[in-house]
The RNA shown here (SAM riboswitch aptamer (S box leader)) has 106 nucleotides and comes from uncultured Thermaerobacter sp. The organism belongs to Thermaerobacter, within Bacteria. Of the family's consensus pairs, 97% are formed in the model.
RNA sequence: UCUUAUCCAGAGCGGUCGAGGGACGGGCCCGAUGACGCCGCGGCAACCGGCGACUCCGUCGUGCGGUGCCAACUCCCGCGGCUCCGAGAGGAGCCGAGAGAUGAGA
Numbered sequence: 001u002c003u004u005a006u007c008c009a010g011a012g013c014g015g016u017c018g019a020g021g022g023a024c025g026g027g028c029c030c031g032a033u034g035a036c037g038c039c040g041c042g043g044c045a046a047c048c049g050g051c052g053a054c055u056c057c058g059u060c061g062u063g064c065g066g067u068g069c070c071a072a073c074u075c076c077c078g079c080g081g082c083u084c085c086g087a088g089a090g091g092a093g094c095c096g097a098g099a100g101a102u103g104a105g106a
Stems, first nucleotide, its partner, number of pairs: 001106007012041005020030003024078004042070003047066003050062005074099001079096007
């Protein structure tokens, strides 16, 4: 980089550092009562592997191994379509695309 699946559920304490962080733009939040990051421990989940069961192209369980994750729906919107409200500006809902994240494969 490409393919594919998922993304409205769930899960925090301690230590350390010291100013930004939440991908990007806008918004809105988090943050010196110490965020973000890192480390330790704990936890959540069940994508891949393992193991087990069964009604065995599969489903379910387990949570042993490999990842992942533990503020806010991917925090919300961003591009397109449809419906509704509104005189308009604009707003609300639904569907899809794009972008992003994670797994698995190449």